Context: one part of a larger RNA
RNA sequence: UUGGGCGUAAAGCGCGCGUAGGCGGCCUGUUAGGUCAAGAGUUAAAUCCGGGGGCUCAACCCCCGUCCGCUCCUGAUACCGGCAGGCUUGAGUCUGGUAGGGGAAGGCGGAAUUCCAAGUGUAGCGGUGGAAUGCGCAGAUAUUUGGAAGAACACCGGUGGCGAAGGCGGCCUUCUGGGCCACGACUGACGCUGAGGCGCGAAAGCUAGGGGAGCAAACAGGAUUAGAUACCCUGGUAGUCCUAGCCGUAAACGAUGGACACUAGGUGUGGGGGGAACAUCCCUCCGUGCCGCAGCUAACGCAUUAAGUGUCCCGCCUGGGGAGUACGGCCGCAAGGCUAAAACUC
Repeated sequence: UUGGGCGUAAAGCGCGCGUAGGCGGCCUGUUAGGUCAAGAGUUAAAUCCGGGGGCUCAACCCCCGUCCGCUCCUGAUACCGGCAGGCUUGAGUCUGGUAGGGGAAGGCGGAAUUCCAAGUGUAGCGGUGGAAUGCGCAGAUAUUUGGAAGAACACCGGUGGCGAAGGCGGCCUUCUGGGCCACGACUGACGCUGAGGCGCGAAAGCUAGGGGAGCAAACAGGAUUAGAUACCCUGGUAGUCCUAGCCGUAAACGAUGGACACUAGGUGUGGGGGGAACAUCCCUCCGUGCCGCAGCUAACGCAUUAAGUGUCCCGCCUGGGGAGUACGGCCGCAAGGCUAAAACUC
């Protein structure tokens, strides 16, 4: 537990699909459950409250009285609900276009790097603030040719695109999801949200089997330093990659839940449509940025992509520490995750 809030003070679930529930467009009829109105019954007495009265006042005592709730009955029908019928603007389907690193599988390519072989060639290379460890006369570095491997895709590249989020970038093919626009046609409220539930979910980590070029926790060495379990350097194993399965977290951020409607403009940019005096410009729909009015805000700032004005639904907050911890439960192979206190203390 009323209330007030949730961009930055505590507070939006990482994201979606969706169950129950809550809420829900326009018109007509009907019903009368909610709602509203009249009446009746009941609501013991005392107390409380309002009015009046009695003890000289008061406390105290006496008298009168309703409200509220419940039930019954009668009525009203605007709204909410039920039932019936209709509608098309919400939602959806069809048709024609269209942009895209949206997803999955398979294939291909070049640059670079490392390694291997060979040629040329000789004493250094490498690295740093300066060095050293390291590599090199058993021929390194450099350079040329050939070969192998793995990973990532320069330029294009863009507050540019796509995706619900995580995220997605060389090229080609196949399969596949969603969006946007235009014209009509169709269905006829089929909608919004969503407790539980289910699914997706970066990196790291885990299991099994592969793979391993570069990079690189751990580790070793060299430096630096008072020390240096670091920053710098030389190496280097897990890992990073693939397949299958777990994990389920994050500054999972716009630190801003979703849907709908309304509320000045200006200027870029991506996709589509229409018009025209088709180089340019105008109108319009969808996205993505910046600036800015009203309004909002503690301020910063937000401002048609709202943090403005409203409606609906969900989640969450309630002083700091203890603590996102203990205990219990559920999940996990484990690491741990989710749920989540108290004593005590300021």
The prediction has a mean pLDDT of 90. This is a predicted structure of a 346-nucleotide part of an RNA (small-subunit ribosomal RNA, central domain) from Coriobacteriaceae bacterium MVA10. The full RNA is in RNAcentral, with records from ENA and SILVA. Its Rfam family is "Bacterial small subunit ribosomal RNA".